[in-house]
RNA sequence: GGUAGAGGCGCACUUGCGAUGAGUAUGUUCCGACAGGUUACCAUUCCGCAACGAUCGGGGCAGAAAGGCGUUCGUGCCGAAGGGACUGUACCGGUGACACAGUUCCUGGGCAUAUUUCCGAACAGGAGUAUGACUGUCAUCGUUAUGAUGGAGUGCUAUC
Repeated sequence: GGUAGAGGCGCACUUGCGAUGAGUAUGUUCCGACAGGUUACCAUUCCGCAACGAUCGGGGCAGAAAGGCGUUCGUGCCGAAGGGACUGUACCGGUGACACAGUUCCUGGGCAUAUUUCCGAACAGGAGUAUGACUGUCAUCGUUAUGAUGGAGUGCUAUC
């Protein structure tokens, strides 16, 4: 250097179904209010301005979807993957956000708790940080045995 492996509620993606979303958004109609209203923000455009009513509130009738969640069928895998910073692309009237790519840095893994934050309808979920035990791996020390401490995945084991 190549190849093959291990960690386990293992990681990521995805199909079907279901609940939630929600009797919400929205449409229509009636009543009332009223001159402004339309977005993540600015600007522009557009709609409306004496009632032929933009918009808002309430009642009646109808009435979704997306993301996220659970479960299930599969796929690719074990820096699987996730996150921070910077740059670029794409989008845009502009800024931001989202998405993609590159460079670089951090994290062995899942779980629980606390806290911060993001999206969101949510007390669900994601992400960060801290703590705790558990677990895998290597090193050092030690025990009859059971262990203790420490490190990090560009690691570890096997093999050529």